This is a predicted structure of a 268-nucleotide part of an RNA (large-subunit ribosomal RNA, domain VI) from a Victivallales bacterium. The RNAcentral record of the full RNA draws on ENA. Its mean pLDDT, the model's own confidence on a scale to 100, is 89. Its Rfam family is "Bacterial large subunit ribosomal RNA". Rfam links the family to the GO terms structural constituent of ribosome and ribosome.
[in-house]
Context: one part of a larger RNA
RNA sequence: CGCAGGACAUUUGAUGAGAGCAUUCCUUAGUACGAGAGGACCGGGAAUGACCGACCGCUGGUAUUCCAAUUGUCUCUAAAGAGGCAGCGUUGGGUAGCUAUGUCGGGAAAGGAUAAGCGCUGAAAGCAUCUAAGCGCCAAGCCCCCUCAAAGAUGAUAUGUCCCGGACCGUAAGGUCCCUGAAGGCGGGUCGUAGACUACGACCUUGAUAGGAUAGAAGUGUAAGAACAGCAAUGUUUUCAGCUUACUAUUACUAAUACGCCGUGAGG
Numbered sequence: 001c002g003c004a005g006g007a008c009a010u011u012u013g014a015u016g017a018g019a020g021c022a023u024u025c026c027u028u029a030g031u032a033c034g035a036g037a038g039g040a041c042c043g044g045g046a047a048u049g050a051c052c053g054a055c056c057g058c059u060g061g062u063a064u065u066c067c068a069a070u071u072g073u074c075u076c077u078a079a080a081g082a083g084g085c086a087g088c089g090u091u092g093g094g095u096a097g098c099u100a101u102g103u104c105g106g107g108a109a110a111g112g113a114u115a116a117g118c119g120c121u122g123a124a125a126g127c128a129u130c131u132a133a134g135c136g137c138c139a140a141g142c143c144c145c146c147u148c149a150a151a152g153a154u155g156a157u158a159u160g161u162c163c164c165g166g167a168c169c170g171u172a173a174g175g176u177c178c179c180u181g182a183a184g185g186c187g188g189g190u191c192g193u194a195g196a197c198u199a200c201g202a203c204c205u206u207g208a209u210a211g212g213a214u215a216g217a218a219g220u221g222u223a224a225g226a227a228c229a230g231c232a233a234u235g236u237u238u239u240c241a242g243c244u245u246a247c248u249a250u251u252a253c254u255a256a257u258a259c260g261c262c263g264u265g266a267g268g
Stems, first nucleotide, its partner, number of pairs: 001152001005163006015149004021049007033038001051106005059100004066093005071086006111143002117137004164267001165178005179265001184262004188204005209255003212251005218244003225238005
């Protein structure tokens, strides 16, 4: 820009892409078959491997500063208590998120037309012949079925809902004046389930979008100070304490203020 007014949702599916796997065991049944050795078709059931997709409740990993312990040295302020640097100094744990080795799911079944092949009926050719007319069966392959994208599929689908004035001229399309500026969208802002940018999604005071605060979850593991015991190192009590990033809920305290622009007026 188009899709013969504008807009918001929900859609059909021409077409394209993906997927399509394999093995073992049990049963049928030690049956059919076979002298025996051995040992099925068909059917039913249960698992596994590789591959693919999703997810983080479980098992784990990571988690550059969430907690604790600790070495050397320096500083504040001598002790105590803190802090800086040394690979996050090192070590032990660990939330969210992200993850696999963790969890869940998938390949199916059915149908259609066939290949090789197997047939029925059957002449040419009184026989025979699956083929010439006609009619069947049959493959992990083809089409469909399953998943995803998809109407610029210009052949531009469909459905639902929302929105839009008077006067004059003109057959109408349209034009002029006075009004109007809808539905909806964009800008702007707070953000994340999104993300290179853009886009997408949530929210913008008629508000829980982010921060803060409060409470909780979860993590660490019993803070500081004081008292008591001990000559002391240290231990005990206060104390399942103190601290706490990304998680949850509540709460307008802070910031989403104020506003601008596009889009018109019933449509060849």